[in-house]
Predicted 3D model of a 495-nucleotide part of an RNA (large-subunit ribosomal RNA, domain I) from Roseovarius sp. Lineage of the source: Bacteria > Pseudomonadati > Rhodobacterales > Roseobacteraceae > Roseovarius.

Context: one part of a larger RNA
RNA sequence: AGCAUUUGGCGGAUGCCUUGGCACUAGGAGGCGAUGAAGGACGUAAUACACUGCGAUAAGUCCUGGGGAGUUGUGAAUAAACUUUGAUCCAGGAAUUUCCGAAUGGGGAAACCCACCUCGAAUGAGGUAUCAGGUACUGAAUUUAUAGGUAUCUGAAGCGAACCCGGCGAAUUGAAACAUCUAAGUAACCGGAGGAAAAGAAAUCAACAGAGAUUCCGAGAGUAGCGGCGAGCGAAAUUGGAACAGGCCAGUAGCAAUAUAUAGUCAACCCGAAAUAGCUGGAAAGCUAUGUCGUAGAAGGUGAUAGCCCUGUAGGGAUACAGGCUAUAUAUUGUUCAUGAGUAGGGCGGAACACGUGUAAUUCUGUCUGAAGAUAGGGGGCCCACCCUCUAAGCCUAAAUACUACCUAGUGUCCGAUAGUGAACAAGUACCGUGAGGGAAAGGUGAAAAGAACCCCGAUGAGGGGAGUGAAAUAGAACCUGAAACCGAAUGCUU
Numbered sequence: 001a002g003c004a005u006u007u008g009g010c011g012g013a014u015g016c017c018u019u020g021g022c023a024c025u026a027g028g029a030g031g032c033g034a035u036g037a038a039g040g041a042c043g044u045a046a047u048a049c050a051c052u053g054c055g056a057u058a059a060g061u062c063c064u065g066g067g068g069a070g071u072u073g074u075g076a077a078u079a080a081a082c083u084u085u086g087a088u089c090c091a092g093g094a095a096u097u098u099c100c101g102a103a104u105g106g107g108g109a110a111a112c113c114c115a116c117c118u119c120g121a122a123u124g125a126g127g128u129a130u131c132a133g134g135u136a137c138u139g140a141a142u143u144u145a146u147a148g149g150u151a152u153c154u155g156a157a158g159c160g161a162a163c164c165c166g167g168c169g170a171a172u173u174g175a176a177a178c179a180u181c182u183a184a185g186u187a188a189c190c191g192g193a194g195g196a197a198a199a200g201a202a203a204u205c206a207a208c209a210g211a212g213a214u215u216c217c218g219a220g221a222g223u224a225g226c227g228g229c230g231a232g233c234g235a236a237a238u239u240g241g242a243a244c245a246g247g248c249c250a251g252u253a254g255c256a257a258u259a260u261a262u263a264g265u266c267a268a269c270c271c272g273a274a275a276u277a278g279c280u281g282g283a284a285a286g287c288u289a290u291g292u293c294g295u296a297g298a299a300g301g302u303g304a305u306a307g308c309c310c311u312g313u314a315g316g317g318a319u320a321c322a323g324g325c326u327a328u329a330u331a332u333u334g335u336u337c338a339u340g341a342g343u344a345g346g347g348c349g350g351a352a353c354a355c356g357u358g359u360a361a362u363u364c365u366g367u368c369u370g371a372a373g374a375u376a377g378g379g380g381g382c383c384c385a386c387c388c389u390c391u392a393a394g395c396c397u398a399a400a401u402a403c404u405a406c407c408u409a410g411u412g413u414c415c416g417a418u419a420g421u422g423a424a425c426a427a428g429u430a431c432c433g434u435g436a437g438g439g440a441a442a443g444g445u446g447a448a449a450a451g452a453a454c455c456c457c458g459a460u461g462a463g464g465g466g467a468g469u470g471a472a473a474u475a476g477a478a479c480c481u482g483a484a485a486c487c488g489a490a491u492g493c494u495u
Stems, first nucleotide, its partner, number of pairs: 001494009015480001016444002020415002022412007029404002031159002039100003042055003046078002049075003061094006070082003105114003115128005130156009163194001164192004174181001178228001204211002215242005225233002246396003249340001251337001253336014269317003275290005291308002293297001299311003345369008355381001376391005431438002451479001454466004
């Protein structure tokens, strides 16, 4: 030095586990905000830091109800306290609620600076932004008036995951290049609303037979069509379902809000059946034997696998003050609406319709025009006639449909710590970047800390050896299991 066996170190794979995720189902809720939100800054406990809670009344104050023995949130302890004169805790209501933030007295480099007015002895308390609308007073050029000004009342603003309506509106891409076209009326941006929104009771379709508002799903159908007839785009009638609802235009009306009354419903919470012995073991829920409950054999926990040990489960029950929601009735207030003319139609230019100007109807309108008046008018895909059908230019309308930031209950031929959320851990943290922004790693002692008293070596170390605990310490906190790579040691053989 090599090989083999044994035994260690390092390392953290694998197995097992799950506090966390993922995807759904059912129900609820679908908003919060000048009564100051969302989100923050700074504080706040006897004790440093982080999280949670809270706000100078600061892990809390008061009231009502529940509950019944412990409690002073977590990491994590010590001290000092509270509590059957009912604490902690749970539910409902009330008070307080610094500073920033729409931020609103003025300013500002957010969490800071600087004011004025009224009240008050004072620490202090209240008020003072803008815009819109109402009312009152005042009031120019300019006589009346108006603009303007002042006061007051009411409202708005800002935030929020998706869904919805409208405005505006790309490019990558595809066409195997590219320009019409496509991507796509998509993304982005802006405005607005609701728990849904939008649409909606035929100037609709149809075809000589008829249907009868809208919305959504299946078929019709990748059909008819459109299309550098390329790439591609792509209906409708009809039919099967889901759900169905019709009303109003000056009043004895509709709608909305508020108040009152009646009825129903919604909390914490309570009751809640039935098992013992022996054996193995550290421990019984395992095995053996004999029982027992079940409107309860869902699930979780308990020193291994428990219907009968615990929490529960099935099934029953209770509920104060105050309040929410639903329905009905009454009252008050507010608001809406006169049967639809600068409209229908036409010319020019665009756009939407599956439909790219085409034979291009239909719908919208920037511009120029411009009817009729139910003896009338629109439509039936150029246009004309006959026929059929409907009544525009006013308004409202539930359900079926879309979505889930959030709450409750549950489910999974989903994941199981390089997976599953980026995040099972003080994670949008540490850290990086001027900034927009980017963005980790990191779970497991044991049934119970019983977390190793005491002794020894050592520096009053680190680390280790005894002793002790424990079923186990090669479970010793760098802690379950502990693979491989890699590094040693001992023994044997070979050189």